The RNA shown here (SAM riboswitch aptamer (S box leader)) has 131 nucleotides and comes from Actinopolyspora xinjiangensis. Of the family's consensus pairs, 96% are formed in the model. The source organism's lineage runs through Bacteria, Actinomycetes, Actinopolysporales, Actinopolysporaceae and Actinopolyspora.
[in-house]
């Protein structure tokens, strides 16, 4: 890397420094010298792990009374506690990544219904697990 799983109509600037592109790739159509990519300083948004809360939680630990069923200890329930984990929240954005034109801009391949509009797939991207 390839490989699973989720998620993608919503939200987010400002300045330096640089100079012609850039929006995955193809068609489109867009943004760009009122300066594109890139790097940097500041900032911001919130989808993922992480972390906190909350409410449930199997095996299986442990701790309580007692009641069954067998025995000199042993098991089954039942109550609370702990539990891998699961679902909701909220605030912070503290951490780890990511984002900050336009639905992943739009279409591209299937199906319906047809100048398009829905579904779906294929691609992409970020995330987490894995390697």
């Nucleotide at each position: 890397a390839g490989c699973u799983c989720a998620u993608c109509c919503a939200g987010a600037g400002g300045g330096g420094c640089a100079g012609a592109g850039g929006g995955a790739c193809c068609g489109g159509c867009c943004c760009g010298a009122c300066g594109a990519a890139g790097c940097c300083c500041c900032g911001g948004c919130a989808a993922c792990c992480a972390g906190c809360g909350u409410c449930g939680a199997a095996a299986c630990c442990g701790c309580g009374a007692u009641c069954g069923c067998g025995u000199u200890c042993g098991u089954g329930g039942c109550g609370c506690g702990g539990g891998a984990c699961g679902a909701c929240g909220a605030a912070a954005a503290c951490g780890g990544u990511g984002c900050c034109a336009a639905u992943u801009c739009c279409g591209a391949c299937c199906c319906g219904c047809c100048a398009g509009c829905g579904g779906g797939a294929c691609a992409g991207a970020u995330g987490a697990g894995g390697g």